The RNA shown here (transfer RNA) has 72 nucleotides and comes from an uncultured bacterium. Rfam family: tRNA. Rfam classes the family as a transfer RNA.
[in-house]
């Protein structure tokens, strides 16, 4: 220098254009003499950034940023 992939909750990851979810974790309550386990509930997201397409974008297109892989 060229090509490809990834970026979504604290972590690991789903999400086939129509109000964004799960597991683990955190907090509260119940249960226990207490802890653990278990059950219920809650908080937590400008979906990496900018622009475009569309009635409507996390998802499609372009560029950029960061990380990883391959080639030279």
């Nucleotide at each position: 220098g060229g090509g490809c992939g990834c970026a979504u909750a604290g972590c690991u990851c789903a999400g086939u254009g129509g109000u964004a979810g799960a597991g683990c974790g955190u907090u509260g309550c119940a249960u226990u003499c207490a802890c653990a386990u278990u059950g219920c509930a809650a908080a937590g997201g400008u979906c990496g950034a900018a622009g475009g397409u569309u009635c409507g974008a996390u998802a499609c297109c372009u560029u950029c940023u960061g990380c990883g892989c391959c080639c030279a």